[in-house]
RNA sequence: GCGGGUAUAGUUCAACGGUAGAACGCCAGUCUUCCAGGCUGGAGAUAUUGGUUCGAUUCCUUUUGCCCGCU
Numbered sequence: 001g002c003g004g005g006u007a008u009a010g011u012u013c014a015a016c017g018g019u020a021g022a023a024c025g026c027c028a029g030u031c032u033u034c035c036a037g038g039c040u041g042g043a044g045a046u047a048u049u050g051g052u053u054c055g056a057u058u059c060c061u062u063u064u065g066c067c068c069g070c071u
Stems, first nucleotide, its partner, number of pairs: 001070007010024004018054001026042006047063001050060002
């Protein structure tokens, strides 16, 4: 330099083009003399730019990061 894959919550992962969910973690309450643990509730996310569409996490494009291969 070329080609391919990938980017969603603090972490690991889901999501037929139609209100973005789960587990663990975090916070609060509660049970417990306390801890640990259990139960209930809560906050928190689609890498960036543009396009298609009534509607985009999803389709297309640009840039960036990471991974793999070729030279």
Record summary: This is a predicted structure of a 71-nucleotide RNA (transfer RNA) from Promineifilaceae bacterium (SeqCode). The sequence is in RNAcentral, with records from ENA. It matches the Rfam family "tRNA". By type it is a transfer RNA. NCBI's taxonomy places the organism under Bacteria, Bacillati, Ardenticatenia, Promineifilales (SeqCode), Promineifilaceae (SeqCode). The coordinates come from a structure-prediction model, not an experiment, and the mean pLDDT is 83.